Predicted 3D model of a 73-nucleotide RNA (transfer RNA) from Candidatus Curtissbacteria bacterium RIFCSPLOWO2_12_FULL_41_16.
It matches the Rfam family "tRNA". Rfam classes the family as a transfer RNA. Rfam links the family to the GO term triplet codon-amino acid adaptor activity.
The prediction has a mean pLDDT of 81.
It was read from a public genome assembly.
Lineage of the source: Bacteria > Bacteria candidate phyla > Candidatus Curtissiibacteriota.
RNA sequence: GGACGGUUAGCUCAGUUGGUAGAGCGUCUCGGUGACAUCGAGAAGGCCACAGGUUCAAAUCCUGUACCGUCCA
Numbered sequence: 001g002g003a004c005g006g007u008u009a010g011c012u013c014a015g016u017u018g019g020u021a022g023a024g025c026g027u028c029u030c031g032g033u034g035a036c037a038u039c040g041a042g043a044a045g046g047c048c049a050c051a052g053g054u055u056c057a058a059a060u061c062c063u064g065u066a067c068c069g070u071c072c073a
Stems, first nucleotide, its partner, number of pairs: 001072007010025004019056001027043005049065005
C1' cells in the first nucleotide's frame, strides 16, 4: 500500500425487509432477612465511532475519515 470483518448501555452481545433500540451481567431503589446472599418487583444509564449524502423516515442503504482485528504484498 491492498482485501475482508468489526465499532450499539459500565462490560459481553442481539437488532429481520429502512418505521423512533433490546437482552444477560453489573449499578441503584423497594420487598424480603436478625443481617447478608439467593429470589421477586421496579428504575437509571444509548446523539448506535465521526462527518456528509439518499429518503417522508437511517443503527440499518451510499461515500469519506478514525480506531481495532485477520490476511496479502